[in-house]
Context: one part of a larger RNA
C1' cells in the first nucleotide's frame, strides 16, 4: 500500500453500471423450463454445477493415405410398378390406481416385395504418378449387389371413364459428387505435492488368424513369444476441473481460476443398451440400491447440480415477478405456436462510478460550552441576520429510442404456353413494445427531505481538562496503568475519510 463472490461493527440521501449459496454434488411442497406441424422433424442447440478426474482431461502444435457428419450451399441424375397389416375408432373386459387385454374395421410421406442402376458398395485386370516400401490413391475395362413418396397453387389448347390426363410453379423423397461448419481417433511439448512410498504389471508388452467400429488399435477374443514401464521418480498416497483471464508487482515471479468466452466431466447411487445423423441421453427407457409418497396390501410413483420458491447447514448469498417487443433457438409453406434460454423489472452501499447535503455577505469576534493566571483564549465567518442558487429528492404537464417485420391493394422484374400462380424489389394503407407514463424535456414551491465512521504516546496527521490508581480498561509491533495518564473512561479541541468509515478473513 492494492485486492475481494466477502461477513461483522456503527451509520446511512439519489442515481447509473455490474455483481449476488464460496458451506450440504444436502433433502425438496408448489408451479413453470420442449414442443411443433398434421406426420416426422426437435426434444443432444441454449440453461446447471464442478462430485469425478493428475488424464491426451486442458493448454499449444502437428496427423488422419484409419473417419463420420441430420439440417444448410454448389454440381449433376432418378422419384416406375404392387402388396399386406395397425393405432386412432367400435364393442367386451382385467385392475383401487398406475396400466392392460381380446374382437372387429380402416388410412398413410408408417411398414414390406418388386423393377430400373451409376460417378455408390464390391470382385477381377491393366495404366499411371506417388509412398512411411506395409501400400492406398487416379484414370479405364469388368463381376455382383443396393433406391425413392408423395403433397400442394395456377392454366390456354388438346384428350377424358368428368376423377383426371396433359402443361407449369413451389414443397418433399431416393442415390451421388464437392464444400462449409460440426464430430471422432492419434502423436510431440507443457500441465500440484510427498521418497518417512522404490520397484510396478498378466490382456500386461508385442506377434499371427478371427471378430467389432464410421474409423486405426488388446478394443475384444484363440494361438504363440516373454516382454512393458522406472531415480529424466514409475507406482502409491494426498489434493485439484483446465484454459483464455484475473489479483498483486517496475519487472522476473507469485497467488488465482466468481461472474463473461473456449473445451471437459457430471445429472438420487451405481450399472447397461436402445433410438437416432449425433446420446449410452439432466426434466427418455430398462436393471440394482438407498430415501421419499400412494395403495383396496396385489401393487406402482419420483428424482430442482433448469427459472422462482422451501426446510436445513453457515459468518453470509436475492422474487413462488412481467414478456416473447428486441436477439437467439425449435416446429411450420407461412400466419403462428413454444421458448424461467433472454429481454426486463424487484430485493442487497455487495463493488465500481458520478452526484448532492448548499453559495456570497457576515465581529458587538453573540450566547452555550471548554479552559483560565479571572485580564483572557478556543470553538469561530462557525451561528444569527441579510442577499442569492435550484442539482438530487417531491408535486404538476409532455413524453422517447429500442421496430428490423407481419398483412392488403398497386407498380416493377423474375420465371411461365401464360395477364393464373409463385419469388424478389418498391410505393400506400392498417398493424406489432415487457421495460413503462419510465428515460428525458419543461415548470412550480422552497434551504427547506439528506452525514457518519475511525483515530489523536511512537511509527503516524492530529493535545488538553476531568476522572480512575498495576484497578477498570487498551493493545498491529514496542508497550501504557501503582494519585499530576497527550496510550484507559468522559469532556472540549483536533487530525483523516466520507455515504461510507472501521475490525476480520484471505492474496500478492
Nucleotide at each position: 500500500g492494492a485486492a475481494c463472490g466477502a461477513a461483522c461493527g456503527c451509520u446511512g440521501g439519489c442515481g447509473g453500471c455490474a455483481u449476488g449459496c464460496c458451506u450440504a454434488a444436502c433433502a425438496c411442497a408448489u408451479g413453470c423450463a420442449a414442443g411443433u406441424c398434421g406426420a416426422a422433424c426437435g426434444a443432444g442447440a441454449a440453461g446447471c454445477u464442478g462430485a469425478g478426474u493428475a488424464a491426451c482431461g486442458c493448454g499449444u502444435g502437428g496427423a488422419c493415405a484409419a473417419u463420420c457428419u441430420a439440417c444448410c450451399u454448389c454440381g449433376a441424375g432418378g422419384c416406375g410398378g404392387g402388396g399386406g397389416a395397425u393405432a386412432c375408432c367400435a364393442u367386451u373386459u382385467c385392475g383401487a390406481a398406475a396400466g392392460g387385454a381380446a374382437u372387429g374395421u380402416u388410412a398413410a410421406u408408417a411398414c414390406c416385395g418388386c423393377a430400373u442402376a451409376a460417378u455408390a458398395u464390391u470382385u477381377a485386370a491393366a495404366u499411371g504418378a506417388c509412398u512411411u516400401c506395409g501400400g492406398g490413391c487416379a484414370u479405364u475395362u469388368u463381376u455382383a449387389u443396393c433406391a425413392a413418396a408423395g403433397c400442394u397453387g395456377g392454366g390456354g389448347a388438346c384428350c377424358u371413364u368428368c376423377g383426371g390426363g396433359c402443361c407449369u410453379g413451389g414443397c418433399g423423397c431416393c442415390a451421388u459428387g464437392a464444400g462449409a461448419g460440426g464430430a471422432g481417433u492419434u502423436c510431440g511439448c507443457g500441465u500440484c505435492a510427498g521418497a518417512u512410498u522404490a520397484g510396478c504389471u498378466a490382456g500386461u508388452u508385442g506377434g499371427u488368424g478371427g471378430g467389432g467400429u464410421a474409423a486405426a488399435g488388446g478394443c475384444c477374443u484363440a494361438c504363440c513369444a516373454a516382454g512393458g514401464c522406472g531415480a529424466c521418480g514409475a507406482u502409491c498416497u494426498g489434493u485439484a476441473g483446465c484454459c483464455g483471464g484475473c489479483c498483486u508487482g517496475a519487472g522476473a515471479g507469485g497467488g488465482u481460476g466468481a461472474u463473461c468466452g473456449g473445451c471437459c466431466a457430471c445429472a438420487c447411487u451405481g450399472g447397461a443398451a436402445c433410438u437416432g445423423a449425433g446420446a449410452c441421453a439432466c426434466g427418455g427407457u430398462c436393471c440394482a440400491g438407498a430415501c421419499u409418497c400412494c395403495u383396496a396390501c396385489g401393487g406402482g410413483a419420483g428424482g430442482c447440480a433448469g427459472c422462482a420458491g422451501u426446510g436445513g447447514g453457515g459468518a453470509a448469498u436475492u422474487u413462488u415477478g412481467c414478456g416473447c417487443a428486441a436477439u437467439g433457438g425449435g416446429g411450420g409453406a407461412a400466419a403462428c405456436c413454444c421458448u424461467g434460454a433472454c429481454g426486463c423489472a424487484g430485493c442487497a452501499a455487495u463493488a465500481c462510478c458520478g452526484c448532492g447535503u448548499g453559495a456570497g455577505u457576515g465581529a458587538u469576534g453573540a450566547a452555550g460550552c471548554a479552559u483560565c493566571u479571572u485580564g483572557g483564549u478556543g470553538u469561530g465567518u462557525a451561528a444569527a441576520a441579510c442577499u442569492c442558487u435550484g442539482u438530487c429528492a417531491u408535486c404538476g404537464a409532455g413524453g422517447a429510442a429500442u421496430a428490423a417485420g407481419g398483412u392488403a391493394u398497386g407498380u416493377g422484374g423474375g420465371u411461365u404456353a401464360a395477364u393464373a400462380a409463385c419469388c424478389c424489389a418498391u410505393c400506400u394503407g392498417c398493424u406489432u413494445g415487457a421495460a413503462g407514463g419510465u428515460a428525458c424535456u419543461c415548470g412550480a414551491g422552497g434551504a427547506g427531505g439528506a452525514a457518519g465512521c475511525c483515530c489523536c504516546g511512537g511509527c503516524u496527521a492530529a493535545c488538553u481538562c476531568c476522572g480512575u490508581g498495576c484497578c477498570a480498561g487498551c493493545a498491529g509491533c514496542c508497550g501504557c496503568g501503582g494519585u499530576a495518564a497527550u496510550a484507559c473512561g468522559g469532556g472540549g479541541g483536533g487530525g483523516g475519510c466520507a455515504a461510507g468509515c472501521g475490525u476480520u478473513a484471505u492474496u500478492c

This is a predicted structure of a 508-nucleotide part of an RNA (small-subunit ribosomal RNA, 5' domain) from an uncultured prokaryote. It matches the Rfam family "Bacterial small subunit ribosomal RNA". Model confidence (mean pLDDT): 81 of 100.